[in-house]
C1' cells in the first nucleotide's frame, strides 16, 4: 500500500421500547436499555431512493452512495 472480515483482543456506536423535552407531522435531542453494526464515523446547498405534508424551503447516513478511518489476517 492492497485485499478480506473466519477466529481472538482492545476501544467504539446504539435499533426497538420507556421517561422528559422540541415539532403540524415525518422526525430530532437527553437519559436508561441493548436488536444489532467493521465504518451503525462524517456528509442531506453532488446524486438516487424513501418518509411527512395541500405544497418541501422539512426529515431519514441503521436504504444506496461519497469522503475519511480502527483492529486482525494475508
Nucleotide at each position: 500500500u492492497a485485499a478480506u472480515g473466519u477466529u481472538a483482543a482492545a476501544g467504539g456506536c446504539a435499533a426497538c421500547c420507556u421517561u422528559a423535552g422540541a415539532g403540524a407531522a415525518a422526525u430530532c435531542u437527553a437519559a436508561g436499555u441493548u436488536c444489532g453494526c467493521a465504518a451503525a464515523a462524517c456528509u442531506a446547498u453532488a446524486g438516487g431512493a424513501c418518509c411527512u405534508g395541500a405544497a418541501a424551503u422539512g426529515g431519514u447516513a441503521g436504504c444506496c452512495a461519497g469522503u475519511u478511518g480502527u483492529c486482525a489476517u494475508u
The RNA shown here (c-di-GMP-I riboswitch aptamer) has 74 nucleotides and comes from a Mycoplasmatota bacterium.
Lineage of the source: Bacteria > Bacillati > Mycoplasmatota.